[in-house]
Context: one part of a larger RNA
RNA sequence: CUGGGCGUAAAGCGCGUGCAGGCGGUUAGGUAAGUUGGAUGUGAAAGUUCCUGGCUCAACUAGGAAAUGUCGUUCAAUACUGCCAAACUAGAGGACGGUAGAGGAAGGUGGAAUUCCCGGUGUAGUGGUGAAAUGCGUAGAUAUCGGGAGGAACACCAGUGGCGAAGGCGGCCUUCUGGGCCGUUCCUGACGCUAAGACGCGAAAGCGUGGGGAGCAAACGGGAUUAGAAACCCCGGUAGUCCACGCUGUAAACGAUGCAAACUUGGUGUUGGAGGCGUAAAAACCUUCAGUGCCGCAGCUAACGCGAUAAGUUUGCCGCCUGGGGACUACGAUCGCAAGAUUAAAACUC
Numbered sequence: 001c002u003g004g005g006c007g008u009a010a011a012g013c014g015c016g017u018g019c020a021g022g023c024g025g026u027u028a029g030g031u032a033a034g035u036u037g038g039a040u041g042u043g044a045a046a047g048u049u050c051c052u053g054g055c056u057c058a059a060c061u062a063g064g065a066a067a068u069g070u071c072g073u074u075c076a077a078u079a080c081u082g083c084c085a086a087a088c089u090a091g092a093g094g095a096c097g098g099u100a101g102a103g104g105a106a107g108g109u110g111g112a113a114u115u116c117c118c119g120g121u122g123u124a125g126u127g128g129u130g131a132a133a134u135g136c137g138u139a140g141a142u143a144u145c146g147g148g149a150g151g152a153a154c155a156c157c158a159g160u161g162g163c164g165a166a167g168g169c170g171g172c173c174u175u176c177u178g179g180g181c182c183g184u185u186c187c188u189g190a191c192g193c194u195a196a197g198a199c200g201c202g203a204a205a206g207c208g209u210g211g212g213g214a215g216c217a218a219a220c221g222g223g224a225u226u227a228g229a230a231a232c233c234c235c236g237g238u239a240g241u242c243c244a245c246g247c248u249g250u251a252a253a254c255g256a257u258g259c260a261a262a263c264u265u266g267g268u269g270u271u272g273g274a275g276g277c278g279u280a281a282a283a284a285c286c287u288u289c290a291g292u293g294c295c296g297c298a299g300c301u302a303a304c305g306c307g308a309u310a311a312g313u314u315u316g317c318c319g320c321c322u323g324g325g326g327a328c329u330a331c332g333a334u335c336g337c338a339a340g341a342u343u344a345a346a347a348c349u350c
Base pairs, nucleotide, nucleotide: 004321005320006319007304008303012318014201015200016199017198021194022193023192025088026087027086029084030083031082033081034080035077036076037075038074039073040072041071048065049064050063053060091191092188093187094186095184096183097182098181099180103177104176105175106174107173108172109171110154115149116148117147118146119145120144121143125136126135162169163168206247207246208245209244210243211242215241216240220236221235222234223233258317259316260315261314262313263312266295267294268293269292270291271290272289273288274287275286276285299306300305323350324349325348332343333342334341335340
């Protein structure tokens, strides 16, 4: 390079925005670069092939052919691609009118509960476990009532329910703000798809500076268990968990399934909208658009399974894989405060 692949066997970048590049809707016209055909030049010799000589052959050898091709010149064709100019509306975007939502940011605020503090009642236990003990308690605990402080999380509603590109998002209110969907078919007129590099976002843990600290809790201390117990269980408990700003840039970042578009029997639930029918108003029912589940035809699949939200049938573009170990490693480079991250071999071995 060709070919084959990527749900689970090796393989989809964690997610997005997007420059270059690749690819690109409908109609007629022009052009003729790609494309196609003709003519012509070139395509040295040797080699190949046919034949001649040589001659028993080989080597060698006269002549012809081929060399499907490439390149140049020239003439022509115009379906497709490109280019030029024009037009269109089915893609894309906008306008107008609606609409659902834990989408994001900031500020405010509420109740329940845990803990702690103060006070009242009250007295000997309490707590914990498989059973115990450590612990707490006559300096008055646990229990109970009243008051206060503070931090964190938001029961019920709550749902294979919703929103978001992913990570993720859940009390209530206000402000600011992103996106989606539906309806009208009014406007622009291919403005599109994908996307190397780049840029941005990115759970948890971790790091820096400063706050905060109720509960929980790595480390750590103690009590048990045990042959031992560096654990599981129990009593404590510091980082951390929380906030602000800045880093880190990784996860089974999973649907282990890249993005966009088209096409292909059905059934059943659910969320948001529109229309019809119906009604006093609704509901039910029917149609349709967008999302989200389950079951299944064909088809696909090694099987499991997937099955209009495809892993079916196709197209465009990107990423990635190439036996196991060595190795999510070494070295180098880039990034990082560090931890480390990204890129990424070989020897050797089976």
Source information:
The prediction has a mean pLDDT of 86. Predicted 3D model of a 350-nucleotide part of an RNA (small-subunit ribosomal RNA, central domain) from an uncultured prokaryote. The RNAcentral record of the full RNA draws on ENA.